[in-house]
Transfer RNA from Geranomyces variabilis, 72 nucleotides, folded computationally. It matches the Rfam family "tRNA". Gene Ontology term of the family: triplet codon-amino acid adaptor activity. From the family's description: Transfer RNA (tRNA) molecules are approximately 80 nucleotides in length. The coordinates come from a structure-prediction model, not an experiment, and the mean pLDDT is 83. The RNAcentral record of the sequence draws on ENA.
RNA sequence: GCCCUUAUAGCUCAGCGGUAGAGCGCUGCUCUUGUAAAGCAGAGGUCCCAGGUUCAAUCCCUGGUGGGGGCA
Numbered sequence: 001g002c003c004c005u006u007a008u009a010g011c012u013c014a015g016c017g018g019u020a021g022a023g024c025g026c027u028g029c030u031c032u033u034g035u036a037a038a039g040c041a042g043a044g045g046u047c048c049c050a051g052g053u054u055c056a057a058u059c060c061c062u063g064g065u066g067g068g069g070g071c072a
Stems, first nucleotide, its partner, number of pairs: 001071007010024004018055001026042005048064005
């Protein structure tokens, strides 16, 4: 330098055009003599950035940036 892949909650990851989710973690409550476990409820997201397509974009297209990999 070229190519591929990846970026979504604190962490690990789903979501393949139509209101953004799960597990773990966190907070509160119930239970317990108390803790843990268990049950219930809740908070937490400019979906990496900038454009484009579309009635509508986390999703499709282009470029950029960061991570991972391959070739030279």